[in-house]
Molecule: transfer RNA
Organism: Microcebus murinus
RNA sequence: GGGGAUAUAGCUCAGUGGUAGAGUUCAUGCUUUGCAUGUAUGAGGUUCUGGGUUCAAUCCCUGGUGUCUCCA
Numbered sequence: 001g002g003g004g005a006u007a008u009a010g011c012u013c014a015g016u017g018g019u020a021g022a023g024u025u026c027a028u029g030c031u032u033u034g035c036a037u038g039u040a041u042g043a044g045g046u047u048c049u050g051g052g053u054u055c056a057a058u059c060c061c062u063g064g065u066g067u068c069u070c071c072a
Base pairs, nucleotide, nucleotide: 001071002070003069004068005067006066007065010024011023012022013021018055025043026042027041028040029039030038048064049063050062051061052060
C1' cells in the first nucleotide's frame, strides 16, 4: 500500500426490514442462625459515527473511525 471480517447492556454474545433479547454482573425480596447455593423482581442500550434507500433501518447501500486478519 491492497483485500477481507467486525462494531448491539459494565463483560461475553444472539437477533432479523416493523421501535432489542439471553447468559453474566449489580440492587432488592424470599430461603438460612449466618454465608454460599437456589429462586423472584428490578436496574442497566443515542445498536461506533455521518449520509442515502424505504411508509418504516440494529438489519440494505455508502463515506469515516476503531479493532482483528490475509497478501506484499